[in-house]
RNA sequence: UUUUUAUUGAGAAGGGUGGAGAGAUUAGGCUCAGAGAAACCCUGGCAACCGGCCUGCAGAAAAUGGACUUAAACGGGAAACGGUGCCAAAACCUAAUCCCGCUUGAUUGGGAGAUGAUAAAAA
Numbered sequence: 001u002u003u004u005u006a007u008u009g010a011g012a013a014g015g016g017u018g019g020a021g022a023g024a025u026u027a028g029g030c031u032c033a034g035a036g037a038a039a040c041c042c043u044g045g046c047a048a049c050c051g052g053c054c055u056g057c058a059g060a061a062a063a064u065g066g067a068c069u070u071a072a073a074c075g076g077g078a079a080a081c082g083g084u085g086c087c088a089a090a091a092c093c094u095a096a097u098c099c100c101g102c103u104u105g106a107u108u109g110g111g112a113g114a115u116g117a118u119a120a121a122a123a
Base pairs, nucleotide, nucleotide: 001123002122003121004120005119006118007117008116013043014042015041016040017039021032022031023030025096026095027094028093029092044087045086046085049083050082051081053077054076055075056074091115097112098111099110100109
């Protein structure tokens, strides 16, 4: 970087360096920002994707006369440990696609998709 799968209205901020932008892209809005943006660093925290841990159910292989026990699969839990991630606003909102409903005028409501982000696995 690509592919697949899952999630994406919950949750969680202080300090230092820095010095003008930031909220993924394009357009429109809105918001944050010299009472200090992005980025980097430190500390703290959130969450529970992966490992590990506890537990329910289930139950191979091996062993055995036969079983118990144990592993996988499936479910629940916790957050002391490890690998990531995240810590304004719904992924800030709408559109950049399609379908349905209402309505005949430009919009509004719902669903799916696309794009993005994160994780895990594979290449």
SAM riboswitch aptamer (S box leader) from a Bacteroidales bacterium, 123 nucleotides, folded computationally. It was read from a public genome assembly, where an Rfam model found it. NCBI's taxonomy places the organism under Bacteria, Pseudomonadati, Bacteroidota, Bacteroidia, Bacteroidales.